[in-house]
Bacterial RNase P class A from Pseudolysinimonas sp., 373 nucleotides, folded computationally. It matches the Rfam family "Bacterial RNase P class A". Gene Ontology terms of the family: ribonuclease P activity, dimeric ribonuclease P complex and tRNA processing.

Parts: sequence; C1' cells; structure tokens
RNA sequence: CGGGCCGGCCAGACGGUCGCGUCGUCGCUCUUCGGAGCGGUGCCGAGGAACGUCCGGGCACCACAGGGCAGGGCGGUGGGUAACACCCACCCGGAGUGAUCCGCGAGAAAGUGCAACAGAGAGCAGACCGCCUCCGGCCUUCGGGUCGGCGGUAAGGGUGAAACGGUGGUGUAAGAGACCACCAGGGGCCCGAGUGAUCGGGCUCGCUGGGUAAACCUCGCCUGGUGCAAGGUCAGACAGGGAACGCUUGAGGGGGCCCCCCGAGUUCCCGGGUAGACCGCUAGAGGGCUGCGGCAACGUAGUCCCGAGAGAGAUGGCCGUCACUCAGCCGAAAGGUUGGGGACAGAACCCGGCGUAUCGGCCGACCCGUUUG
Repeated sequence: CGGGCCGGCCAGACGGUCGCGUCGUCGCUCUUCGGAGCGGUGCCGAGGAACGUCCGGGCACCACAGGGCAGGGCGGUGGGUAACACCCACCCGGAGUGAUCCGCGAGAAAGUGCAACAGAGAGCAGACCGCCUCCGGCCUUCGGGUCGGCGGUAAGGGUGAAACGGUGGUGUAAGAGACCACCAGGGGCCCGAGUGAUCGGGCUCGCUGGGUAAACCUCGCCUGGUGCAAGGUCAGACAGGGAACGCUUGAGGGGGCCCCCCGAGUUCCCGGGUAGACCGCUAGAGGGCUGCGGCAACGUAGUCCCGAGAGAGAUGGCCGUCACUCAGCCGAAAGGUUGGGGACAGAACCCGGCGUAUCGGCCGACCCGUUUG
C1' cells in the first nucleotide's frame, strides 16, 4: 500500500422564525370557590434501535399444605447474573492459508416410526451381470467351448447420498474376519493430566451394530395464572338489597302552637358494574470515570452525573451560516465553483437480553499478500 476479519462509538452543529405538549407564572372571563376556559410568557420535551413483543425479571392482583402425574421450556463443561433461551472462558465437531466464523452440541448399542429417484437388493439386506462346483443337451482340433438347470459366493462390475470397516496375505471349487499382519473405529479394564466437558497412554475383545430425536420417545434440570386497560383511593347518580319506626292504638306532612286537615309510607345504612378525578408514574438490578479482584463476562469501593412521563397519546416545518458527503465543470496541484444528499424509525409501568431495520462517518485490535529498511 492492497485485500480481509472482529470490536467499540457517532446519528450533524449554531442561529432565526412559525407551530405542538407537560409544568411554572402573569392577565382576562366564568365559577358549584375545588377549579375551568382563553391569551401571553419561561424552563423542559424520544432512540440506538424508543421497533418486533420473541425470551428473562421487578412490581401488582388472583390461586396455592407437601409430594407426584400431565402440559410447557431448556440441553457439551465451568463461570457471570435478580433471572434468562443472554453473556464470558474452555472442550468437541466442521469451514478457512489465517485473523476468525459456524453448531438447536444429552441419548440412535431401550423400543416404535420415517426416507424421493435409481437399483436385483435399503435394515438381523441383496444373487442383476460376473465367478465356482455338480447335472443334462449340443459342438469339439479332446485342451475345452456353448446353452439350460439345482446350488455356492458379497472378492470384481453396475445403481445410489448411503450397499454391512480398509489394504495385503493365508485359505478355498470360487469366496468370506473364516483365519493372520498392519491401519481406522468401537466396547471393557487400568494409568496419567484437568474443577469439568475432555485429552494422552497401556492391556484386552474380530466387536465392525448407517441416517433421522426443530419424529414419537428416554434421561436430567427448570416451571402457578394474568398483566399498569395490573391494582388502589375519593366523592356522586341510578338499579337492587337490608334495618328501624309506622299503616285508624296513625310514621310523616300542611295550616306559627292548642286544635284541625291530608294521610301510607318515612328515615338511615350497604351498594356489583359503568363514567369521572387522583395515586401507581418514573432516581433505577441507572450511567460515566478512576482504583482494586478476575483471562473474561462481571463484581466491588470512591467520585461525578441524571429536567418526557400523558386525555388513545405532543416532540414538527421553513430559512441562513458552517462542517460532512456525492456528481459535473475549472485547475499541474492545493483548491475553487455549481447542483444534489443525510437513513431507519419513533416513548406510554420499569429494567436485562435477543432479533430485525438503518444514508453515511470515526476509532481500535488482529490476519493475509506485496514492497522498502
């Protein structure tokens, strides 16, 4: 310098102007005196994913002796964490020269199921061609050849993603782990390293028993349900319910009282659900920096910082300057000039993850190639 591979970060800045929302404040109007409406003014007002709502928690209400079953989830090992399906480190397998990446990574030697096409045969397999013994017919140069049949054979051919370890030998009529040597894999026993997954080694057994569990299933571990429209507080109206006192021994009401009249209800309490207001509501498993522990994820101590929180829901538009970037033109270059571009998207109880979308840009570690010293 070229190509690559990981990780982290930013998501234009400043000013003007017109708008939107919460809150504070000022004025006016109304008021059931709690406040409401209108106008002005001040502060503040989205994200790295606020998104999808796919996991895991907090919180809230409901349910719940204990244990088991069913259902659901997870699945190498060891750590991290409030927890996880997340993260870190390591192991195993695969890809790459490499940095690095990929892996639904328990069990297929408990059982059941499934597998297109091709092929004779696809699961304790199979005789299509070939090879071999025997029998029979025909031919014969008497060596044999050829056709048919009963059998044997998985060494060779052919099909396939896959055909029941591989190579060489012994053996045999031809063959075959039938037997032998070496190689590969597996089981059993033992030794060593490691917390462990696992790795290295020795002895032994001819054991060679394909794939699929995001198919049933088996094993181990985890696991109540619903979600802030959770849930709570306040004060009204209505349905409905209850209690007390009454119905000619008259509750209650009217005429101011005595008295007269009317007269069957009157008073109090509870109150599902719905509408309203308020709480829940945002300072939290929060973030930055530094020190310490740890390979790391992370933990811990100190210090500093943190101004949306709703009513089905506001955070936008335009202009100017300066950066960034693309294209054209001018220029030897530095640069100048003209025109264009800036994404994805958007809070609603709050966190931790994962996944997906995203114009562009910056920084760092590492790898390969080339060149120079």